This is a predicted structure of a 101-nucleotide RNA (Guanidine-I riboswitch aptamer) from Nitrosomonas sp. UBA6494. NCBI's taxonomy places the organism under Bacteria, Pseudomonadota, Betaproteobacteria, Nitrosomonadales, Nitrosomonas.
RNA sequence: GCCACGGGAAACUAGGGUUCCGGUUACGAUAGUAACGUCUGGUCCGAGAGUUUCCGGUCUCGCUUAGCGGGACUCCACGGAGGGAUAAAAGCCCGGGAGAU
Numbered sequence: 001g002c003c004a005c006g007g008g009a010a011a012c013u014a015g016g017g018u019u020c021c022g023g024u025u026a027c028g029a030u031a032g033u034a035a036c037g038u039c040u041g042g043u044c045c046g047a048g049a050g051u052u053u054c055c056g057g058u059c060u061c062g063c064u065u066a067g068c069g070g071g072a073c074u075c076c077a078c079g080g081a082g083g084g085a086u087a088a089a090a091g092c093c094c095g096g097g098a099g100a101u
Base pairs, nucleotide, nucleotide: 007055008054009053010052011051012050015045016044020042021041022039023036024035025034026033027032056074057073058072059071060070061069062068063067076096078099082094083093084092
């Protein structure tokens, strides 16, 4: 100096709004209708820089060796504004972006 790898998924959480459920208020005899997310909530969305698990990868050891099993490692990570999707919003996506160091 060049090349390769530095990975994937799920569950959950921080967080998020309001399509549905519920709640509150108003109207109504009732069924229900409307508004409200500055309504704790359930469904729902949800992290590159959060947690955990599983898989994969590199190296290594063993065994009954076309394979099976064990062990170690899998680092670091400050970050707008603006835009996008969805019903709507967000630590989602643009994005390990622009920048900063």
Its Rfam family is "Guanidine-I riboswitch aptamer". On this family, see Barrick et al., Proc Natl Acad Sci U S A 2004: "New RNA motifs suggest an expanded scope for riboswitches in bacterial genetic control".